[in-house]
A computed fold for a 503-nucleotide part of an RNA from Dysteria armata, annotated as small-subunit ribosomal RNA, central domain. It matches the Rfam family "Eukaryotic small subunit ribosomal RNA". Clan: SSU clan. The coordinates come from a structure-prediction model, not an experiment, and the mean pLDDT is 80.
Context: one part of a larger RNA
RNA sequence: UUGCAGUUAAAAAGCUCGUAGUUGAAUUUCUGGGGGGGUGUUUCAAGGUACGUCCUGAUUCUGCCCCCUCAUCCGCUUUGGAACCAGGAUGGGUAUUUAGUUAUCGGCCUGGGGAAGGGGCAUUUUACUUUGAAGAAAUUAGAGUGUUCCAGGCAGGCUUUGCUUGAAUACAUCAGCAUGGAAUAAUGGAAUAGGACAAUGUUCAUUUUAUUGGCUAUUGAACUUGUAAUGAUUAACAGGGACAGUUGGGGGCAUUCGUAUUCAUUUGUCAGAGGUGGAAUUCUUGGAUUAACUGAAGACGAACUAAUGCGAAGGCAUUUGCCAAGGAUGUUUUCAUUAAUCAAGAACGAAAGUUAGGGGAUCAAAGACGCUUAGAUACCGUCGUAGUCCUAACUAUAAACUAUACCGACUAGGGAUUGGCAGGGGGAAGACCCCUGUCAGCACCUAAUGAGAAAUCAAAGUCUUUGGGUUCUGGGGGGAGUAUGGUCGCAAGGCUGAAACUU
Repeated sequence: UUGCAGUUAAAAAGCUCGUAGUUGAAUUUCUGGGGGGGUGUUUCAAGGUACGUCCUGAUUCUGCCCCCUCAUCCGCUUUGGAACCAGGAUGGGUAUUUAGUUAUCGGCCUGGGGAAGGGGCAUUUUACUUUGAAGAAAUUAGAGUGUUCCAGGCAGGCUUUGCUUGAAUACAUCAGCAUGGAAUAAUGGAAUAGGACAAUGUUCAUUUUAUUGGCUAUUGAACUUGUAAUGAUUAACAGGGACAGUUGGGGGCAUUCGUAUUCAUUUGUCAGAGGUGGAAUUCUUGGAUUAACUGAAGACGAACUAAUGCGAAGGCAUUUGCCAAGGAUGUUUUCAUUAAUCAAGAACGAAAGUUAGGGGAUCAAAGACGCUUAGAUACCGUCGUAGUCCUAACUAUAAACUAUACCGACUAGGGAUUGGCAGGGGGAAGACCCCUGUCAGCACCUAAUGAGAAAUCAAAGUCUUUGGGUUCUGGGGGGAGUAUGGUCGCAAGGCUGAAACUU
């Protein structure tokens, strides 16, 4: 690994990016005809049979393998020269003949033929698989064998002066060696042609031929000309980019509005007001509470607001402007494998908290008081500081939850809804509304020949009929997310993370 589990029992990192790693769409030589040989298989006939079967001939399976040839090349070159064929001479052997007559064998010569083998130059490279060699023995599996059986042992048996059989065989994995295959998976080739092949072409040059000069040849380089179907696979219900009109409470900066709350000014009235289950603390003729007109401040953004939208998640809701970004849709646009998932690493990350400024209306940890109570260090009430808000920096955790990783494929019916597109209809060919289809979303309903311990689930299905790709995590309860070490942080703390012991 075959072969576990991860919604709720232990367990999907809060979220996204991302390098190494792992994995990765389809496509390129496919096939046929003829002849010969070998081999297996089916059936039939004749024959020999030690009845196990064997041999000869035909036949079947469009059987398998090899060779030749044609379409559609199997490396090139050099050396080598076997088998075999043809012709010739013959002084060889054997048999034969009236006879160098005939037959056959052997060697010799010539020509054809080209096998085995050797050298050189080129060659895409691997994985995979086949076969072989190699791989100590004991052990293991396993054959034979009456240790009396067995565990064992490698003995033994018999017709016994002797004869004779064993002491097999398998497995032996990774790597390495040799070898056949060429499916599958990688990899390479011709795009600025510096590409292949051919040349009787042109020009130049080196070296060796004793020397010098000339011609030719050889070798090398450059150029020229020619040959060829000359050379770029598709355009993935993979991915990226461009474009078009949209869409959204996505983000940032500025701007603007709204009521409420608290406080303050002014004015009116007059005895209570608050608050509670009931009270009290509290405020009140120095006029509380309440009402009205103004003003200020800082928060917040009701109803509309929905199983609706957007965003990677955290999250996001007054108006308007600006800035850049995103999704889906449309597309007879473009690139052409660019992709998926991801140790390390990085960005973002509610609330609380920390630091420095600002701001402080509301609410409110801590704290004070009043009730309640057996007690109340609480619930309820009256105050109230940090905080809550903004800016600049840290922190990096949440029941960061869909307690459900990401990408891809398939498996089932339905009606809604959001965004785009297409086609109809209505309407003023306005706003807009309705219908049908389609792609992409957030969800929902209904059963399951599916799954599950069940609750339930179109995924939690396509799993003992177990393998699509990739990452992370868990292995009884506690001790314990503790100790210790490391590292990050100003700190609080975060990340990593045991054991003894206990049950």